[in-house]
RNA sequence: GAAAGUCUUUGUGGCAGGGUGAAAGUCCCUACCGAUGGUACAGUCCAUGACCCGCGAAAGCGGCUGAUCCGGUGACCUCCUGUAUGGGAAGGAAUUCCGGAACCGACGGUUAAAGUCCGGAUGAGAAAAGACAUUU
Repeated sequence: GAAAGUCUUUGUGGCAGGGUGAAAGUCCCUACCGAUGGUACAGUCCAUGACCCGCGAAAGCGGCUGAUCCGGUGACCUCCUGUAUGGGAAGGAAUUCCGGAACCGACGGUUAAAGUCCGGAUGAGAAAAGACAUUU
């Protein structure tokens, strides 16, 4: 340093202002928010998790679950050239960066329809960090 093991801790944010109304943090204008790993730094790519459904005594297995385009840049890769370093800029390269414009958001509840309120949940969990002893 690596592998499998046991344990501990951590592990989700958001309605400000205005309108209508008897009543709305639920409608309308507008505001605000963005789990985990991967990859060029991602709510929209790829995968995972939470919710929900089916099966199962359980462990678990299977299913279901939303949304992005345009322009720019060019880390990096290839290439050419050179060989102590370097130089060139032909090709590729970010839905992640920069600019602009969009879009999305489980279930149950509610005097009125909820990403933001209340509830299941002092829950669960992808995963992250650390500790321990063992083997190689």